RNA sequence: GGGCCUAUGGUCUAGUGGUAUGACGCGGCAUUCGCAUUGCUGAAGCGGCAGUUCGAUUCUGCCUAGGUCCA
Numbered sequence: 001g002g003g004c005c006u007a008u009g010g011u012c013u014a015g016u017g018g019u020a021u022g023a024c025g026c027g028g029c030a031u032u033c034g035c036a037u038u039g040c041u042g043a044a045g046c047g048g049c050a051g052u053u054c055g056a057u058u059c060u061g062c063c064u065a066g067g068u069c070c071a
Base pairs, nucleotide, nucleotide: 001070002069003068004067005066006065007064010024011023012022018054026042027041028040029039030038047063048062049061050060051059
């Protein structure tokens, strides 16, 4: 330098154009003499910029970061 793959709450993860899923973690409440467990509830997320579309996490291009292969 070139090819390919990946990027979703703090972490891991589902999602083939129409309200973004679940688990762990975190905050609150209940339960307990207290802690733990358990139950209820809440906050928190689509890497960036454009394009296509009525509508983009999803499709396309470029960029960024990581992985892998070739040179």